[in-house]
Source information: The RNA shown here (transfer RNA) has 74 nucleotides and comes from an Opitutales bacterium. Its Rfam family is "tRNA". Gene Ontology term of the family: triplet codon-amino acid adaptor activity. The family's RNA type in Rfam is transfer RNA.
């Protein structure tokens, strides 16, 4: 310096060729079950979808820069 691919919850990922509420497991909490833990079963909570702009009636999803990490060429 070029190319590719990643960035959505604490973590690990899904999101069907833009479309009407942002999801899943696991972890954390609360509840039950147990003397007691742990397993196991129900619940609640957790999100500026990496930043910033553009298009659009509408963007996690498309375009542009810009940033971090990963492969690969020079």
């Nucleotide at each position: 310096g070029g190319a590719c691919g990643a960035u959505u919850a604490g973590c690990u990922c899904a999101g069907u060729u833009g479309g009407u509420u942002a999801g899943a497991g696991c972890a954390u909490c609360c509840g039950g079950u147990u003397u007691a833990c742990a397993u196991c079963c129900g619940g609640c909570a957790g999100g500026u979808c990496g930043c910033a702009g553009g298009u659009u009636c509408g963007a996690g999803u498309c375009c542009u820069g810009c940033a971090u990490c990963g492969u690969c060429c020079a």
The sequence was found in a public genome assembly.